[in-house]
Context: one part of a larger RNA
RNA sequence: GCCAGGGAGUUCACCUUCACGGCGAGUUUAAGGGCUGCAAGCCCGAAGGCGAAGGGAAACCGAAUUCCCGCAGCUCCCUCCGGGAGCGAGGGGAAGGGUCCCAAAAGGGCCUCUUAGCCGUGGGGGUGAGACUAGAAACCGGGCGAUCUAGCCCUGGGCAGGGCGAAGCCGGGGGAAACCCCGGUGGAGGCCCGCAGGGGUGCUGACGUGCAAUUCGCGUCCUCUGACCUGGGGCUAGGGGCCAAAAGCCAAUCUAGCCCGGUGAUAGCUAGUUCCCGCCGAAGCAGAUCGGAGUCUGGCCCGGGCUGAGGUCGCCGGCGCUGUAGAGCACCGAUGGGAAGGCAAGGGGCGUUAAGCCCCACCUUCCUUUCGAACUCCGAAGGUGCCGGCUCCUGAGAAGCCCGGAGACGGGCCUGUGAGGGGUAAGCCCCACAGCCGAGAUGGGAACAACCAGGACCGGGGUUAAGGCCCCUAAGUGCCGGCUAAGUGUCAAACUGAAGGGCGUCUCCCCGCUAAGACAGCAGGGAGGUAGGCUUAGAAGCAGCCAUCCUUUAAAGAGUGCGUAACAGCUCACCUGCCGAGCGGGGGGGCCCCGAAAAUGGACGGGGCUAAGCCGGCCGCCGAGACCCCGGGUCACCCUCCUGUGGAGGGUGGGCGGUAGGCGGGCGCGGAGGUUGGGCGGAAGCGGGGCCGUGAGGUCCCGUGGACCGACCUCCGUUGCAGAUCCUGGC
Repeated sequence: GCCAGGGAGUUCACCUUCACGGCGAGUUUAAGGGCUGCAAGCCCGAAGGCGAAGGGAAACCGAAUUCCCGCAGCUCCCUCCGGGAGCGAGGGGAAGGGUCCCAAAAGGGCCUCUUAGCCGUGGGGGUGAGACUAGAAACCGGGCGAUCUAGCCCUGGGCAGGGCGAAGCCGGGGGAAACCCCGGUGGAGGCCCGCAGGGGUGCUGACGUGCAAUUCGCGUCCUCUGACCUGGGGCUAGGGGCCAAAAGCCAAUCUAGCCCGGUGAUAGCUAGUUCCCGCCGAAGCAGAUCGGAGUCUGGCCCGGGCUGAGGUCGCCGGCGCUGUAGAGCACCGAUGGGAAGGCAAGGGGCGUUAAGCCCCACCUUCCUUUCGAACUCCGAAGGUGCCGGCUCCUGAGAAGCCCGGAGACGGGCCUGUGAGGGGUAAGCCCCACAGCCGAGAUGGGAACAACCAGGACCGGGGUUAAGGCCCCUAAGUGCCGGCUAAGUGUCAAACUGAAGGGCGUCUCCCCGCUAAGACAGCAGGGAGGUAGGCUUAGAAGCAGCCAUCCUUUAAAGAGUGCGUAACAGCUCACCUGCCGAGCGGGGGGGCCCCGAAAAUGGACGGGGCUAAGCCGGCCGCCGAGACCCCGGGUCACCCUCCUGUGGAGGGUGGGCGGUAGGCGGGCGCGGAGGUUGGGCGGAAGCGGGGCCGUGAGGUCCCGUGGACCGACCUCCGUUGCAGAUCCUGGC
């Protein structure tokens, strides 16, 4: 891992609610007892409980009934088959009544108004219990442990060899002495080197499902007469021991051992929780919470009941409300310029300390200018309330109310819009509204929860949507006009492309010149006063300053640029000739180009494309579970019929996606009672197959097997497994 078997909402009590049943102003027995075949059952047993009266803390007091509206229904009438009148269970209301507060009032609370309960069984829910199953880390109690290890006690054992050479002693020498020196002897030492022994430093070697839950190797290392190593026996025990101290060790376990018990501790956390079909279908919000991984109440979902006529997203009209967008400056506040006036205190100037005068600042007014979420003289679109109308829903039951059951209270996406925070950043944070995902399949978007299309009961056929139609790949190598030459592009958005540039190219508009000849090119002219004046070493068109006239002319500046030290020289403006048709300038728009950088070889999905790109127009086609048609199923409700907890037929539906969740109906397993069947002429089980059923499943056939097994009705339940690192076994 696979297979088989086991494996999780149970039981009791009480409360509550729904359904059904019995009896009913009542209902019911409990303990206990009797009968009986040990059972099942029947009977007795009213004590007690609940109900029939309430109000009041209590003392205490204590409910005549009457009337109105009106659903269903019934009766009558008209009958255009729709309406009218009366009665009217249930329902609603009023008066009255009881009691309490109170001043005997007023007003109000609860109750009553001829009533409905009690018991049983079953379903849902709650509470208490282990309470769906599994899971702690822990806490407490009682025991078992010092054969490992720590320390200690008693008693034994062990330590090759070599080196160094303390004291003391002997001999000799010196010295006045204390004492010293030399030679020898001697053999001290937590001395030295180093076996055994003990340890475990380095290789961060080997090994690392090992030889081994700590081992192996080495020319590695520490120690090796001691605080040494070690055998045997003994002592200390769990908040305790022992500790040359590491929270170390106390039997592979230690920041409190192990075993058993309390114990099914508790777990707001995690995982798992077993057959089918049908109907509806959420929420991630508000308030509260030692609350934010939980819970409660409300909102949102489901089921049931009551009632009985309205409801209404949307559209139109009317009447209110509003202060946003915009706008404005009338208020508040800010704001550039100007004018006038004021000014005791500020700054500057004049003035003899001064008085005073002038300027600025400041204040006021006026004109003009610019602004504001927390400004408004204004003010939309919208939004919203009420009324009326339309539409649609509604006696096949609207709105509303009541009861029961939930789930949920981690949301997400931008996707769009409006704001805030942030950097007018974020797949960012936060709020509101709408949509979607969540809980939504399908088609498109290359792939892709939330983008586009569109809400899937089943089968068949057709038509479209988004998006597409060269090939991959269904459908146009479709038509008309234009643009692009970059492979730009072939990307709806997300998945970019900017500021700024481009005699790239197309187009529109305006202005100017032009057959009295423009523009470009080529040729010629481009002069004189004069080298203007000044300045300057020089300044001659051309360093700089000032002025910028006149003449000859077809035209020529007191000079456009280059140049010189300054001149010179070249050139331009301007004029003429040649030529012969458009030229020049400005602005708008389209496509295109540059700007353009990321890590292994490139990416329009790819191939590839010059249209198969981009813009505009047109026709056709493809393309979903959408829409239409045909057939079928099912659900809710209504009608009719019937052999009636149901069945058949017809009708209505703008029913039938679905997580949490609610509700309904079924399938299968084991057992019991009743009824009824099968089986050695082959039961159960197992293997293989056919058929039936939407499905859980059922049934039949063949084989195997070799003795039991079904069906129907009813009841009961350790009743359904793929998951829980589930348990046991097998492979």
A computed fold for a 731-nucleotide part of an RNA from a hot springs metagenome, annotated as large-subunit ribosomal RNA, domain II. The full RNA is in RNAcentral, with records from SILVA.